This is a predicted structure of a 74-nucleotide RNA (transfer RNA) from a Sphaerochaetaceae bacterium. Its Rfam family is "tRNA". By type it is a transfer RNA. The prediction has a mean pLDDT of 80. The organism belongs to Sphaerochaetaceae, within Bacteria.
RNA sequence: GGUCUCAUAGCUCAGCUGGAUAGAGCGUCUCCCUCCUAAGGAGAAGGUCGUGCGUUCGAAUCGCACUGGGGCCA
Numbered sequence: 001g002g003u004c005u006c007a008u009a010g011c012u013c014a015g016c017u018g019g020a021u022a023g024a025g026c027g028u029c030u031c032c033c034u035c036c037u038a039a040g041g042a043g044a045a046g047g048u049c050g051u052g053c054g055u056u057c058g059a060a061u062c063g064c065a066c067u068g069g070g071g072c073c074a
Stems, first nucleotide, its partner, number of pairs: 001073007010026004019057001028044005050066005
């Protein structure tokens, strides 16, 4: 330098044949239970879906550029 791939909650990830409220597990917080803790039960908070632009009635999902991680070729 070329090329492929990944980027979604604090962490690990699903969703990526465009369709309407963005989810799961773990973690965090509150409550219940318990003599206390753990376990268990109930609930809650937490996301501009890496950034920008575009396509579309509608974008996490499609296109382009950029940023960052990883792989391959030179």